RNA sequence: GGCGACAUAGCCAAGUGGUAAGGCCGAGGUCUGCAAAACCUCUAUCCCCGAUUCGAUUUCGGGUGUCGCCU
Numbered sequence: 001g002g003c004g005a006c007a008u009a010g011c012c013a014a015g016u017g018g019u020a021a022g023g024c025c026g027a028g029g030u031c032u033g034c035a036a037a038a039c040c041u042c043u044a045u046c047c048c049c050g051a052u053u054c055g056a057u058u059u060c061g062g063g064u065g066u067c068g069c070c071u
Stems, first nucleotide, its partner, number of pairs: 001070007010024003018054001026042005047063005
């Protein structure tokens, strides 16, 4: 220098155009004499900027970062 993959909550991770699942951690609550356990509830600007669309995590373009391959 060329090519490719990936970027979603504090962590892991699903999601092929219609209000973003689940698990761990955390916070609040129920229960208990106090705890633990159990149960309920809560926590997302989907890396950034733009384009397309009635509507974008999803499609397109450009950037940033990480990883890999070729030279």

The RNA shown here (transfer RNA) has 71 nucleotides and comes from a Selenomonadaceae bacterium. The coordinates come from a structure-prediction model, not an experiment, and the mean pLDDT is 80. The sequence was found in a public genome assembly. Taxonomically the source falls in Selenomonadaceae (Bacteria, Bacillota, Negativicutes, Selenomonadales).